[in-house]
RNA sequence: AUAGCUUGGUGGUAGAGUGUUUGACUACAGAUCAAGUGAUCCUUGGUUCAAAUCCAAGU
Numbered sequence: 001a002u003a004g005c006u007u008g009g010u011g012g013u014a015g016a017g018u019g020u021u022u023g024a025c026u027a028c029a030g031a032u033c034a035a036g037u038g039a040u041c042c043u044u045g046g047u048u049c050a051a052a053u054c055c056a057a058g059u
Stems, first nucleotide, its partner, number of pairs: 001059001004018004012049001019037006042058005
């Protein structure tokens, strides 16, 4: 080492920004606003009622 990208998250519903899609606005675009869209939490095993989180090994 977690969403396309940047990242938060020290055992109990995986969050945010950005991006992207649609709509409003606009002559068009941008900006702005609204509503959506998003994750095999690097891999394999172990511990635990429960693991992104603890342990071991590997890349």
Transfer RNA from Chelydra serpentina, 59 nucleotides, folded computationally. The coordinates come from a structure-prediction model, not an experiment, and the mean pLDDT is 84. Rfam family: tRNA. It is annotated as a transfer RNA.